RNA sequence: UUUGCACCAGGGCAAACCUGCCGAAAGGCAGGGACGCAAAGUUUCGGGUCUAACACCGUUUUGGUCAUGACAGCCGAGCCGCCGGA
Numbered sequence: 001u002u003u004g005c006a007c008c009a010g011g012g013c014a015a016a017c018c019u020g021c022c023g024a025a026a027g028g029c030a031g032g033g034a035c036g037c038a039a040a041g042u043u044u045c046g047g048g049u050c051u052a053a054c055a056c057c058g059u060u061u062u063g064g065u066c067a068u069g070a071c072a073g074c075c076g077a078g079c080c081g082c083c084g085g086a
Stems, first nucleotide, its partner, number of pairs: 005084001012037002017032006035073001041079003045076003048071003055065003
């Protein structure tokens, strides 16, 4: 330096759900709360998934298609990183 993560230690984050706010929605923010996570830190670079406002098409109530919207706790990838050193 790279890979891996047993033990020890300090700890960290926070699913669902509830409340309030924002948003057309997906979802996000804050508080509570813990399902879990050794990167559940961070970045949409690639794939994937979700929503469909606007737009277009059609029906002319209700529909269909489509991200420029969203998901980093979907996977891969980039960057940073605690303890110990089995």
Predicted 3D model of an 86-nucleotide RNA (c-di-GMP-I riboswitch aptamer) from a Synergistaceae bacterium. Its Rfam family is "c-di-GMP-I riboswitch aptamer". Rfam describes the family as follows. GEMM was predicted in a large-scale screen for bacterial structured RNA regulatory elements. It was read from a public genome assembly, where an Rfam model found it. The coordinates come from a structure-prediction model, not an experiment, and the mean pLDDT is 85. Taxonomically the source falls in Synergistaceae (Bacteria, Synergistota, Synergistia, Synergistales).